Predicted 3D model of a 100-nucleotide RNA (SAM riboswitch aptamer (S box leader)) from endosymbiont 'TC1' of Trimyema compressum. It matches the Rfam family "SAM riboswitch aptamer (S box leader)". Its family is annotated with regulation of gene expression in the Gene Ontology. From the family's description: The SAM riboswitch is found upstream of a number of genes which code for proteins involved in methionine or cysteine biosynthesis in Gram-positive bacteria. The organism belongs to Bacillota, within Bacteria. The sequence is in RNAcentral, with records from Rfam. Its mean pLDDT, the model's own confidence on a scale to 100, is 85.
[in-house]
RNA sequence: UAGUCAUCAAGAGAGGUUAAGGAAUAGGCCCAAUGACACCUCAGCAACCUACAAUAAUGUAAGGUGCUAACUCCUACGAUCUCUGACUGGGAGAUGAUUA
Numbered sequence: 001u002a003g004u005c006a007u008c009a010a011g012a013g014a015g016g017u018u019a020a021g022g023a024a025u026a027g028g029c030c031c032a033a034u035g036a037c038a039c040c041u042c043a044g045c046a047a048c049c050u051a052c053a054a055u056a057a058u059g060u061a062a063g064g065u066g067c068u069a070a071c072u073c074c075u076a077c078g079a080u081c082u083c084u085g086a087c088u089g090g091g092a093g094a095u096g097a098u099u100a
Base pairs, nucleotide, nucleotide: 001100002099003098004097005096006095007094008093013042014041015040016039017038021031022030025076026075027074028073043068044067045066048064049063050061051060052059053058072092077089078088080086081085
């Protein structure tokens, strides 16, 4: 980097450094000098892999990841309906496991 599978309505922030952007893409809406984003430290959430327990169901732990604004923030291409919208399937994206 590509393929496959699973999940994506819940949950969880303080301090320091830096300084103007950030939220995947586009549009919208929003966050941001009352300091965002990023990085570091500490803390936390969750439980995919992992360990343990007859281990299957399940539970406990938290070693490897991940995550800690907004439903994946909303929409994107379609179906349906009671059509300023609602709902649903897909696409795209994210994360994990696995294969190459």